Background
A computed fold for a 157-nucleotide RNA from a bovine gut metagenome, annotated as Lysine riboswitch aptamer. The coordinates come from a structure-prediction model, not an experiment, and the mean pLDDT is 82. Its Rfam family is "Lysine riboswitch aptamer". Gene Ontology term of the family: lysine biosynthetic process.

[in-house]
RNA sequence: AUAGAGGUGCGAUGUUUAUCAGUAACCAUUUUCAUAUGCACGGCAUUGCAGAAAAUGAUGAAAGGAACCAUCGCCGAAAGGGGUAUUUUUUGCCGGAAAUAUCCUUUGGGACGACAUAUAAUAUGUGUCGUACUGUCACCGGAAGGUGGAGUGCUAU
Numbered sequence: 001a002u003a004g005a006g007g008u009g010c011g012a013u014g015u016u017u018a019u020c021a022g023u024a025a026c027c028a029u030u031u032u033c034a035u036a037u038g039c040a041c042g043g044c045a046u047u048g049c050a051g052a053a054a055a056u057g058a059u060g061a062a063a064g065g066a067a068c069c070a071u072c073g074c075c076g077a078a079a080g081g082g083g084u085a086u087u088u089u090u091u092g093c094c095g096g097a098a099a100u101a102u103c104c105u106u107u108g109g110g111a112c113g114a115c116a117u118a119u120a121a122u123a124u125g126u127g128u129c130g131u132a133c134u135g136u137c138a139c140c141g142g143a144a145g146g147u148g149g150a151g152u153g154c155u156a157u
Stems, first nucleotide, its partner, number of pairs: 001157004007075001009074006016067002025059001027057007037050004041095005078107012108134002111131008136149005
């Protein structure tokens, strides 16, 4: 450098389905609070709009996340944490959230459980810890097996 292996293996796209939810939003009626108020992610200022909340009735979604199936790309597959830069969120500053690029860093892999967090959610994702399992290499062992390490590792050429 090339080609491979781990297996409920990883990720992307698409159809369908359930959930989201009788929720948001719009309309009608009534009530309450007001322009020194209410709304536009949070605070301060600024700008714009004229409303905000509750009850009843009628109409009534979507996105994100998820499952099955199919196709495609693969085995640092991929997933996190942090820094920097750009863009979006009325405008400016500080912060938050989202997307993209780049740098550093952590994790061999899946399962189950506890705690925490995101979310409408008990689904699911992510992080930490634990339990056994599994693949790989090293060492010990007559063997069965045991102990330990990490993927820029391991095997073959």